[in-house]
Parts: sequence; C1' cells; structure tokens
RNA sequence: GGCGACGUAGCCAAGUCUGGUAAGGCAAGGGUCUGCAAAACCCUCAUUCAUGGGUUCAAAUCCCAUCGUCGCCU
Repeated sequence: GGCGACGUAGCCAAGUCUGGUAAGGCAAGGGUCUGCAAAACCCUCAUUCAUGGGUUCAAAUCCCAUCGUCGCCU
C1' cells in the first nucleotide's frame, strides 16, 4: 500500500440481511423483606448505536468519507 471483518450502556451482547418505540444478562443505585446480613422480589439505568456527511416521511440499520481494533495479502 491492497482486501476483509468488527465498533451498540460501566462490562458482555441481540437487533443490521428485510429502515418503523434500542431486547436480555452481569454490574451499579433505590426499595420491600430480615434482629443484622445474604438470598429472593420490585423499581431505575444508551435525547448522542465510533465520528462526520448524504438518502428518506422516518437511519443502529442503506450510501460516502474518516478514525480505531483485528485478520489476510504484498
């Protein structure tokens, strides 16, 4: 230098193909319960889905560029 995959919450991660309210688990905070705890149960937790732009009534999703990580080729 060329090609490909990936980037979503504090962590893991579904959703992308087929555009239409961003699942779930862990962690964290609050509460119920308890003599105190643990466990269990309930509630809260992503106006920005790597960044910028474009298309569209509507973009995590499609298009372009850039950044980062990983792999392959040279």
Transfer RNA from an Anaerolineales bacterium, 74 nucleotides, folded computationally. The coordinates come from a structure-prediction model, not an experiment, and the mean pLDDT is 81. The same sequence occurs in records of 2 taxa. RNAcentral holds the sequence, with entries from ENA and MGnify. Taxonomically the source falls in Anaerolineales (Bacteria, Bacillati, Chloroflexota, Anaerolineae).